[in-house]
Molecule: glmS glucosamine-6-phosphate activated ribozyme aptamer
Organism: Sporolactobacillus vineae DSM 21990 = SL153
RNA sequence: ACUGAAUAUGAAGCGCCUGGACUAUUCCGGAUGACGGAGAAAGACGGGAAUAGUUGACGAGGAAGAGGUUCAUCGAAAGAUUCGGCGGAUACCUCUCGGAUCACCUGCAACCGUAAGUCCGCGUACAAAACGGGGAGGCAACUUUCCGGACAGAAACCGGACAGCGGGCAAC
Numbered sequence: 001a002c003u004g005a006a007u008a009u010g011a012a013g014c015g016c017c018u019g020g021a022c023u024a025u026u027c028c029g030g031a032u033g034a035c036g037g038a039g040a041a042a043g044a045c046g047g048g049a050a051u052a053g054u055u056g057a058c059g060a061g062g063a064a065g066a067g068g069u070u071c072a073u074c075g076a077a078a079g080a081u082u083c084g085g086c087g088g089a090u091a092c093c094u095c096u097c098g099g100a101u102c103a104c105c106u107g108c109a110a111c112c113g114u115a116a117g118u119c120c121g122c123g124u125a126c127a128a129a130a131c132g133g134g135g136a137g138g139c140a141a142c143u144u145u146c147c148g149g150a151c152a153g154a155a156a157c158c159g160g161a162c163a164g165c166g167g168g169c170a171a172c
Stems, first nucleotide, its partner, number of pairs: 014087004019083001020055009029045001032042001058075003064096005097113003104168005117162005123157002131148007
């Protein structure tokens, strides 16, 4: 150094990197240099190759259980590499269980998921990066950390409206 085993830690814009992009080194090609002839150093291009690196999603939100499936919610920034690929993921579907369904109990249907019916409203909401200024590391691309500093939407809460069929049974 490689391989195997064990233990611990670590996650959901999460993890990883063989494409691409970017950086460095070396080499190749090469207009020009070049005048009467030969020809040197240098060397445009932002060309090519190899090697080694760097980058590859900014937060908010989201979990009854089991199985299945893949382009699984919301906006910010940038002015589009947050490109592309692989894996995963609380999304979605089916079943089970559970909830409420305008006195109560119960069966079914539909709708939901423990804050558990649908619709409408926008009344409420300390976002983070980006940006600016410092520190550290690296030749560089970049990495990491601190300070300042605003600005979202979905959800959720709140308000309003509406709310099935059958059986039982209480009151009038």